[in-house]
Molecule: transfer RNA
Organism: Deltaproteobacteria bacterium
RNA sequence: GGGGCGUUCGUCCAGGGGCCUAGGACGCUGGCCUUUCACGCCGGAGACACGGGUUCGAAUCCCGUACGCCCUACCA
Numbered sequence: 001g002g003g004g005c006g007u008u009c010g011u012c013c014a015g016g017g018g019c020c021u022a023g024g025a026c027g028c029u030g031g032c033c034u035u036u037c038a039c040g041c042c043g044g045a046g047a048c049a050c051g052g053g054u055u056c057g058a059a060u061c062c063c064g065u066a067c068g069c070c071c072u073a074c075c076a
Stems, first nucleotide, its partner, number of pairs: 001072007010026004018056001028044005049065005
């Protein structure tokens, strides 16, 4: 240089055109419970890498960019 795959709450994972102003677990946080703490229970905040396109409608499909991983070529 070429090719392939991936990028979603702080972390790990689900979702792959409409049911998503995006769900779960852990963590964080408010309350309840408890003599206290922990556990447990009920709430809350928290993310679709960025830009463009297709579409009535995009987290989802396409293109570009960035980053990461893998394969490969060249040089040494």